[in-house]
Context: one part of a larger RNA
């Protein structure tokens, strides 16, 4: 100087607690991991910092694993064989999963591309992440970190970097053997909310005007047609503006600031970026990044066929559906916001019509998209009726039969639909997770993956609480002082 303390004192955090909410842990199912099994059930990762993670939803491919079978994509050099032929290809039959001349029988065709040997390339989802780069994660979401000059000390080192107050903050005020600085924090960038001020818009609309229709009538009611008119409030998106603790009252060295009120769209929107020092954290399975080792023709290269990654006495983790009446079923009315979309000949997003119980099918047409899908008429929610606390019209696992769709291929059932079947589950022990505002929770939608397939992930809106606005008790983190047999 660190590390540690069952040492003391301050301060901080919903990966801590308190007050609560939703849960998870119990059930069924989905999915990941272990174990077991297996020809193979490929593999990485194992406290936070592995386990719906590898963007990992694997029917083939992927694919690395298992069982089989082809091919050379063996550069180049040397040497050998060799035009009296180095080699290469093949019908049929046998053989084979195979219309692989793979091999064999049989002979034809080919003509220096090759073939044998040696050296050596190349390839490898082979090994090593404990040889590495790069990237990511974590320590670590906190406030921390470092020179120069000066001071102290023989020196390692220390001061600066602090008694105190304050702040989300080593943020500031102040104190001061330090002075003046760099990185980090903040500032910054994106995003959300406001603008009747600017710029505009037949790919967005509005308002007059002119017609037409409708209601018992009136009405600036409602519907509809006008490439004629004006405008930009709504929509879109450029440039800007706007908030600074600025005003007032408390409190405070009357400092830094904090609290309340007013004015206001807004008096903490949410994220990104993010220092120094590290870890023998993860990745050689992201890469035509890469050292070394291994293998390299009976291949660990590559292609083809089949299987596996899905296997089930069991244990653990993330989730979905529920256990009903604040509900289930049927009908009616009526509301979003992010996105995405083939034209290469079709493949993408779909409309409309017909048909079918439905899933779907057939025909048609629009969209290279603010133009079409689409006013994305979403779901929960609202209204009416039925059900009536019963394992019940709650729940929908499991299983049987049938019909479609995607795909070359659906068996170990891709998915969807119809009928039947109708299990556990009556709110979940010990434990434990996440979270404070348009948040939790409920609810659906879009995208990613995608030929087909979401119970996943990432976004998006809609309905929208209870309870804190504190503390250091538990769990941890930071600073100071102190002790130590540790380095």
């Nucleotide at each position: 100087u660190g590390a540690c303390g069952g040492a003391a004192g301050g301060g901080c955090a919903c990966c801590a607690c308190c007050a609560g909410g939703a849960g998870u842990g119990g059930a069924g199912c989905c999915u990941g991991c272990g174990g077991c099994u297996u020809a193979a059930u490929u593999u990485g990762a194992c406290u936070c910092a592995a386990c719906a993670c590898g963007g990992g939803a694997a029917a083939a491919c992927u694919c690395a694993c298992c069982c089989g079978g082809c091919c050379c994509g063996g550069a180049c050099a040397c040497u050998g064989u060799u035009a009296g032929g180095a080699u290469u290809g093949a019908c049929a039959g046998a053989u084979u999963g195979a219309g692989a001349g793979c091999u064999c029988u049989u002979u034809c065709a080919u003509g220096a591309u090759u073939c044998g040997g040696u050296g050596g390339u190349u390839g490898g989802u082979g090994g090593u992440g404990c040889a590495u780069g790069g990237c990511c994660g974590u320590u670590c979401u906190u406030a921390g970190u470092u020179g120069g000059u000066g001071g102290a000390g023989c020196g390692a080192u220390u001061u600066g970097u602090c008694u105190g107050g304050u702040u989300u903050a080593u943020u500031c005020c102040g104190a001061u053997a330090a002075c003046g600085a760099g990185c980090g924090a903040g500032a910054c960038u994106c995003u959300a909310g406001c603008c009747u001020a600017c710029u505009a818009a037949a790919u967005a609309g509005u308002u007059a005007c002119u017609g037409g229709g409708u209601u018992c009538u009136u009405a600036c009611g409602c519907c509809u047609a006008g490439u004629g008119a004006a405008c930009u409030u709504c929509u879109u998106a450029g440039a800007g503006g706007g908030a600074u603790a600025a005003g007032c009252g408390g409190u405070g060295u009357u400092u830094a600031g904090c609290c309340g009120c007013a004015c206001g769209a807004g008096a903490u929107u949410g994220a990104g970026c993010a220092a120094u020092a590290a870890c023998a954290g993860g990745u050689c399975u992201g890469u035509g990044a890469u050292g070394c080792c291994c293998u390299u023709a009976g291949a660990u290269g590559u292609c083809c066929g089949g299987g596996g990654c899905u296997g089930c006495a069991c244990g653990c983790g993330c989730g979905c559906u529920a256990c009903a009446c604040u509900g289930g079923a049927a009908g009616a009315a009526a509301c979003a916001g992010c996105g995405u979309g083939c034209u290469u000949g079709a493949a993408c997003c779909a409309u409309u019509g017909c048909u079918g119980a439905a899933a779907g099918g057939c025909a048609u047409u629009g969209g290279c998209a603010a133009a079409c899908c689409a006013a994305u008429g979403a779901a929960a929610g609202u209204c009416u009726u039925c059900c009536g606390u019963g394992a019940u019209c709650g729940g929908g696992a499991u299983a049987g039969g049938g019909a479609a769709u995607u795909g070359c291929a659906a068996u170990u059932a891709u998915u969807u639909c119809c009928c039947u079947u109708a299990a556990a589950c009556g709110a979940g022990g010990a434990a434990u997770u996440c979270c404070c505002a348009g948040u939790a929770a409920g609810u659906g939608u879009g995208a990613g993956u995608c030929a087909u397939c979401a119970g996943c992930u990432c976004a998006c809106g809609u309905u929208g609480a209870u309870u804190a606005c504190g503390u250091c008790c538990c769990u941890g983190c930071c600073c100071u002082u102190u002790g130590u047999a540790c380095a």
A computed fold for a 487-nucleotide part of an RNA from Leptojacobus dorci, annotated as small-subunit ribosomal RNA, 3' major domain. The prediction has a mean pLDDT of 80. Its Rfam family is "Eukaryotic small subunit ribosomal RNA". A reference for the family is Yusupov et al. (2001), "Crystal structure of the ribosome at 5.5 A resolution", Science.